[in-house]
Molecule: c-di-GMP-I riboswitch aptamer
Organism: Thermoleophilaceae bacterium
RNA sequence: CGUCGACAAAGGCAAAGCCGCCGUGAGGCGGCCGCGCAAAGCCAGGGGUCUCGCGUCGCGAGACAGCCCAGUUACCAAA
Repeated sequence: CGUCGACAAAGGCAAAGCCGCCGUGAGGCGGCCGCGCAAAGCCAGGGGUCUCGCGUCGCGAGACAGCCCAGUUACCAAA
């Protein structure tokens, strides 16, 4: 220096739900909350799931990164 990561330390994010707003919708944004997370940081490239439209068993447009894989960046450190 690199990899792994705990009965460590300092922190971080924020599920579901509620309230408000946006959207045909999936869902998104903000506040409260705290299910959980060592990438639950970023990213829509490949799958997958969901929505809308056309229409025929398919196509197109969109959504989900806390579904999986891939890519990329990263705090501290025991064995």